[in-house]
Molecule: Bacterial RNase P class A
Organism: Dorea sp.
């Protein structure tokens, strides 16, 4: 200098003027709206849409059912150990795959419990012989060829995969038939919290392909509905019928159990206002512990709460950013998806110079 890789930061800033919304304080109750509940207006001060606000995919806080359970079915997760309010998230490690490497990815328990499925090619994909090799017999007959029977799975072909792999001994020819090394299984020892790694010994291996993101087995976990939840104020209104304790209804489905005494159908009313509603498992800085996720301690900060829906416009200066993806609705922790441009740091590889 170039190419990569991992982790971040910004998403315009400063000042002024005008406009919109809301909060806090003052004032007021004598201004305006309303039948009321309640609201508006006045003065001063501050605040006002993202890194994903998107998706609604997980997990919670909160509210109601409800005062709480056991079992079955169903669902989710799936190597080990940690973090966290919790999670299917995150951190570290183990094993595997990719990359020269820094690093990245894994739907990562069990195929030796059972069932199912596997196109095409191939003789054959659950007990197999197409080509081939060997032996015996017969026929032709120069080596050899053909037929029948028997043996074979080493060589070749098909395929992703063909009864563990490779090299020898051995054999009529071969074959774990036997031997050494490797793979697999079992046992023991050492290290590690563990997943696992290393070493030693034993076994000749119907453990004969793959698939569990097929059924299944194993381990762990799991109430439901949702801010249009729910609560209060105020106004309005209309009832009729059926069943009912050996019953009906509630508790995600079913059963047990438990609670309640009503449940269901038809018809009618429910205009309006307030709360919930933003102080949070909150953010920033320092320090301590930890490889890290994160946690402890101390200090500082307050940062939208609309309800048919505000968060804008102009001027000047700075500037890489008005341009992409886009635009708050109970709140938070993640994941996933979309995306213009600028910039910081660590590490890897290559080239050049010293």
């Nucleotide at each position: 200098c170039a190419a990569g890789u991992a982790a971040g930061a910004c998403a315009g800033g400063u000042a002024a003027u005008c406009g919109c919304a809301g909060c806090u304080g003052c004032a007021g109750g004598a201004g305006c709206c309303g039948a009321a509940a309640g609201g508006c207006a006045g003065c001063a001060g501050g605040u006002g849409a993202g890194g994903a606000a998107a998706g609604u995919c997980c997990g919670g806080g909160c509210u109601u059912c409800a005062c709480a359970g056991g079992g079955c079915a169903g669902g989710a997760u799936g190597c080990c150990g940690g973090a966290u309010a919790a999670c299917g998230u995150c951190c570290g490690g183990u094993g595997g795959a990719g990359g020269c490497g820094a690093c990245u990815c894994c739907a990562a328990g069990g195929a030796u419990a059972g069932u199912g499925c596997a196109a095409c090619a191939g003789a054959a994909a659950u007990g197999a012989a197409c080509c081939g090799c060997c032996g015996u017999g017969c026929g032709g007959g120069a080596c050899c060829c053909g037929c029948a029977c028997g043996g074979u799975a080493a060589g070749g072909g098909u395929g992703g995969a063909a009864g563990g792999g490779c090299a020898g001994u051995g054999u009529a020819a071969g074959a774990g038939a036997c031997u050494a090394c490797c793979g697999c299984c079992c046992u023991g020892c050492u290290g590690g919290u563990a997943a696992c790694a290393g070493c030693a010994g034993g076994g000749g291996c119907a453990u004969a392909u793959g698939u569990a993101a097929a059924c299944c087995c194993c381990a762990u976990c799991c109430g439901a509905a949702g801010c249009a939840a729910g609560a209060c104020c105020g106004g309005a209104a209309a009832a009729a019928g059926a069943c009912g304790a050996u019953g009906u209804g509630g508790c995600g489905g079913c059963c047990c159990g438990u609670c309640a005494c009503g449940u269901c159908u038809u018809a009618g009313g429910u205009a309006g206002g307030u709360c919930g509603c933003u102080u949070g498992a909150g953010c920033c800085c320092a320090u301590c512990g930890g490889c890290g996720a994160c946690g402890g301690u101390g200090g500082g900060c307050c940062u939208a709460g609309a309800u048919a829906g505000a968060u804008g416009a102009u001027u000047a200066c700075c500037c890489a950013a008005c341009g992409a993806c886009a635009u708050a609705a109970c709140c938070c922790g993640g994941c996933u998806u979309a995306u213009c441009g600028u910039u910081u740091u660590g590490c890897u590889u290559g080239c050049c110079a010293g």